[in-house]
Glycine riboswitch aptamer, 86 nucleotides, folded computationally. Model confidence (mean pLDDT): 80 of 100.
RNA sequence: GGAGGGAGCUCUGGAGAAUCCCGUUUGGGUGCCGAAGGUGCAAGGCGAAAGCCGAAACUCUCAGGCCAAAGGACAGAGCUUGGGUU
Numbered sequence: 001g002g003a004g005g006g007a008g009c010u011c012u013g014g015a016g017a018a019u020c021c022c023g024u025u026u027g028g029g030u031g032c033c034g035a036a037g038g039u040g041c042a043a044g045g046c047g048a049a050a051g052c053c054g055a056a057a058c059u060c061u062c063a064g065g066c067c068a069a070a071g072g073a074c075a076g077a078g079c080u081u082g083g084g085u086u
Base pairs, nucleotide, nucleotide: 006081007080008079009078010077011076012075013074018030020029021028022027031066032065033064037062038060040058044053045052046051
């Protein structure tokens, strides 16, 4: 110095579901959503066994959310940066 990858920041795109009811202030009820976070596990592996490890946009709906705004997995671009390999 170069390719690939990691992290951070900025910009852009970014779904679903009651602008419900009671109360009237941060509370309660009913019905829902799945894309922050979190739970569960298939193949497979380990073990004598019990069992353990084990992915997701699947699953649960704990948390969160159900006009807009905000948030938002993920994707793209730019900038910065530590380490490793060559």